Context: one part of a larger RNA
This record gives sequence, C1' cells and structure tokens, in this order.
RNA sequence: CACCGCCCGUCGCACCACCCGAGGGAGCCCUCUGCGAGGCCCCUUGCCGAAAGGUGGGGGGACGAGCAGGGGGCUCCCAAGGGGGGUGAAGUCGUAACAAGGUAGCCGUAGGGGAACCUGCGGCUGGAUCACCUCCA
Repeated sequence: CACCGCCCGUCGCACCACCCGAGGGAGCCCUCUGCGAGGCCCCUUGCCGAAAGGUGGGGGGACGAGCAGGGGGCUCCCAAGGGGGGUGAAGUCGUAACAAGGUAGCCGUAGGGGAACCUGCGGCUGGAUCACCUCCA
C1' cells in the first nucleotide's frame, strides 16, 4: 500500500497456560472407643537358701509404644466434567465502532437478542450540520 480502508463479536479448528471441580488417593494433627507389647507399683503365693538373697505363679493398679474403628481439622497429589482467557497468512455468520460510519457516539442502569448488539430511562460532549446570542482577536 490511505474507504476496494479500518474494524467488532458469536461459531468452527489447533496449541498454551489459568480458574472452578463430582470423585479418588496420601501424609500430619486433635478427639472418642476398643485391643494392647512392655517395664513400673501394690497384694498374695511356690521353690532354693541358715540368712542375705535368688527364681517362678496368681490378682489388682496407674502408665503406655503400637494397632483397629468412629468423628473433626489442615496440607499435598490425581481427576471425570465445567468455565472463560491468550495465541495462530488466507474457515462461518453478520457489520456494532471509526467520516453525521449511513439510527451521532459514549457512560450508568434495566429488559431483550445467533453474535457483534437492540430498546427504555438518566447523564456527558470527547457530536457533524444549520441558525441565533455573548465575549475575544
């Protein structure tokens, strides 16, 4: 490369990272219940011994590593599925915006719509055009 311009969104394809996430798994902590090795304390008793002491049995108690189950919390991993986003010469639909972009545009809000968007209400001029008024040069 200058309107045969620019440009917006849906949809389609590919890739990338992200967010949510049913569910699954792992670890840690707290708590409750049961089981519980083990040593400790108390009582009792057998044997050996002259005694000191040694050695065994039974019962009770507090403690208790660990194991199993219930409840709660935290962290991490995997993940069906869902969601938008980014990027990508020549895909689809339209044409919203840029010139009064052919309904001026934009902001807020509400409703509606394949999509850009449309409509209502309020606001702004960062609106073109025409006319008038005021001020300045």
Molecule: small-subunit ribosomal RNA, 3' minor domain
Organism: Pyrobaculum sp.